This is a predicted structure of a 74-nucleotide RNA (transfer RNA) from Candidatus Adamsella sp.
Its Rfam family is "tRNA". Rfam classes the family as a transfer RNA.
The sequence is in RNAcentral, with records from ENA.
Its mean pLDDT, the model's own confidence on a scale to 100, is 81.

[in-house]
RNA sequence: GUGCCCAUAGCUCAGUCGGAUAGAGCGACAGUCUCCGAAGCUGUAGGCCGGCGGUUCAAAUCCGCCUGGGCACA
Numbered sequence: 001g002u003g004c005c006c007a008u009a010g011c012u013c014a015g016u017c018g019g020a021u022a023g024a025g026c027g028a029c030a031g032u033c034u035c036c037g038a039a040g041c042u043g044u045a046g047g048c049c050g051g052c053g054g055u056u057c058a059a060a061u062c063c064g065c066c067u068g069g070g071c072a073c074a
Base pairs, nucleotide, nucleotide: 001073002072003071004070005069006068007067010026011025012024013023019057028044029043030042031041032040050066051065052064053063054062
């Protein structure tokens, strides 16, 4: 330099062919329980989906560029 893949909550990930409130597990916090803690149970908060544009009635999802990470080739 060229090609391919990835980028969603603090962490690990899901999200069917674009469709109406973006989810799970773990973690955090609160409550419950206990003499106290752990475990269990219940609940709460937390992300506008890497950034900018484009297509569309509608985009996390499609297209382009950029940024970051990984792999291959040179």